[in-house]
Context: one part of a larger RNA
Order: sequence, then structure tokens, then C1' cells
RNA sequence: CUCUGGUUAAGGAACUUUGCAAAAUUACACCGUAACUUAGGGAGAAGGUGUAUUCUGGUGCGUGUAAGAACUUGCUUCUGAAGCGUUCUGGAAUCGCAGUGAAGAGGGAGUGACGACUGUUUACUAAAAACAUAGGACUCUGCAAACUCGUAAGAGGAUGUAUAGGGUCUGACGCCUGCCCGGUGCUGGAAGGUUAAGGGGAGAUGUUAUUCAAGGAAACGAGGAGAAGCAUUGAACCGAAGCCCCAGUAAACGGCGGCCGUAACUAUAACGGUCCUAAGGUAGCGAAAUUCCUUGUCGGGUAAGUUCCGACCUGCAUGAAUGGCGUAACGAUUGCUCCGCUGUCUCAACCAGGGACUCA
Repeated sequence: CUCUGGUUAAGGAACUUUGCAAAAUUACACCGUAACUUAGGGAGAAGGUGUAUUCUGGUGCGUGUAAGAACUUGCUUCUGAAGCGUUCUGGAAUCGCAGUGAAGAGGGAGUGACGACUGUUUACUAAAAACAUAGGACUCUGCAAACUCGUAAGAGGAUGUAUAGGGUCUGACGCCUGCCCGGUGCUGGAAGGUUAAGGGGAGAUGUUAUUCAAGGAAACGAGGAGAAGCAUUGAACCGAAGCCCCAGUAAACGGCGGCCGUAACUAUAACGGUCCUAAGGUAGCGAAAUUCCUUGUCGGGUAAGUUCCGACCUGCAUGAAUGGCGUAACGAUUGCUCCGCUGUCUCAACCAGGGACUCA
């Protein structure tokens, strides 16, 4: 110097991102216990008092001798002085600084945020406000169910049957959940438009029997036309779902305006005008886990507060099951404050043990 422990004058969070760490509290009995509340809780709330040993009294209980009682006369049952054990409760005395004498054994309170809760999770850096949850809603599914696995057979769903099963979203409870169906999706509709394979086959083309034929003495023959068959190609027309189209549907995906003017101080605008839209954000909440400007402004707490709490609303860019706002209880969650307590600190000192170091 370092590690692990221990003690410390005065102060007591001045330390620090943060009381991190440490200290403190701690058992049992009794007294006593607030707001709030879903009446269960909160609560061990908080806050107090007692606790040893010896002697002595009372009380209850257990056991149970003597004795008594009962009858079913028994190794019976019941009551029960004494004795012994023990709970509780008095009195007196004694000792220490201290009596749950060592050890083991909640720190507490106030006020916000988030999540209702118990639970689950990143085995080896994250335990949470994330996941789940009961509850709510939508949707699919009539049973050989929907859905999932498998090429299939088959299996799960389920030896279940719509009070059942699958999927998606939300997330106890309380009060609620506004407007928009233009876009995308889904469901329904079928008149019309478009539309595949396929059907259909008007025609077109190639080939060529045959035929015409310049020329030639003839053989031959440039070139032209061209049936049937075969081959290639092929218009009209018929032709489903889908799409276009018409409706419905937002606890489906999602969306929820701008400018100008106006009241007898000023300011503001209940009011009016105008443009655009599918409709222009309702109730709530709001500088918020969301606010850039911003340490917004005001109030509270402090001597002093970029955090915190209560308000305001100018919401850069809140808002209603992508749930909104509250909420008792709960939380190894997170913010702020207070009491207690302390070597966290002012500011360091000493002690014990381990290591390092020096020497052997």
C1' cells in the first nucleotide's frame, strides 16, 4: 500500500449520479394505531411499556394419595384435602451501565409515475413500466367443424359439440369508449363492362393429282392456275371466379383542417364569412415515460431546487380496447421529501487477521 473485519471526539448526508455502502430497527407479551378503502384491508401502520435472580402469596390447569359419592359391584366411574409439575398474576428483596445482558430476529413515514394483483422472462451484462393474467370485445367454426401437423394414410382439436373450440386485439375494478366507410381490407350483391383454358370455325397459307402454256422437229418445257388429302394458321360467337361496379362494416388497417373579421378602455372572441375534406379530435387528460423553444409561467417545499409536487394551456408532435381518465391493495420497479441512524463525508486515526513488500 491492498483486502476482510472492528472501534472512534464533535458534527450528522455537508458525501455522492443516487444515503451506494455501512449503521440503525429486530424476539415475545401488553397498550395503542391515521388518511384512504374494492370494507377484505391499510396494519407488525405509526408510537409506547414490560422482560433477570431469590424469597413469598393468590389463581387456573394437569397428575393424583387419603377421603367421599354413584351404581351396572368392577383391576369401575365421578368428585377430590395432601404431594408433585406448570400457566397467569401480586408483594418483598438483591445485583449490574445494561436482565429477549452473547447469537439469531422488520428501519419507519409522506407524496408522485407505471403496471391492477400472485406469477413469467434475456441459462452466462437487462427482472422491468416488458410477457402473462382473470375480465372485455370482434371474428371464424353445425362436427368427417374451423384450425394445425403430414406427400398420404392418419393424428391433434376431442372420446369435446356454439355456456364448445380456433384466431386477433385489449388487459382487475370504477366512470366511459365520440366523429369518419373517401383509401386499404373483410362481408354481401348481382344488372352491366372486362376476362383464361376450352368450345367454335368464317377464312388465309404451304404442298400437289390435274390442267393451261411461251419455246421446240421431238424429247422436253420457263411460267401460270389448282381439287381432295395432309400440314400450318385462324376472325365472329359461347365461355367462371376475379377486377371494374353497388352496398355494409372502424373493440377491421387507419384518419380526425386552414384563412379572415367581429363586443362601448385594452385584451380576448360566445358570433359571422370563406376555402377544402370521408370526417375535421368529443369526454377526459395535458411542459406529461409524450413539450422542440424550455430551467415555459405562477404557487409549494429549501437560506439557496435544470429534479419533485400543485396549477395554467401557447398539446413543435395528447386522446378514447393501437383503449382514455381515475383507483384501494400489491412491487428486490422508478422520481422527490422527512424522521431515525450512522466514518458516506468534514478528516482522518487506531486495532486484529490475510496478501504485497524487506530481510533470513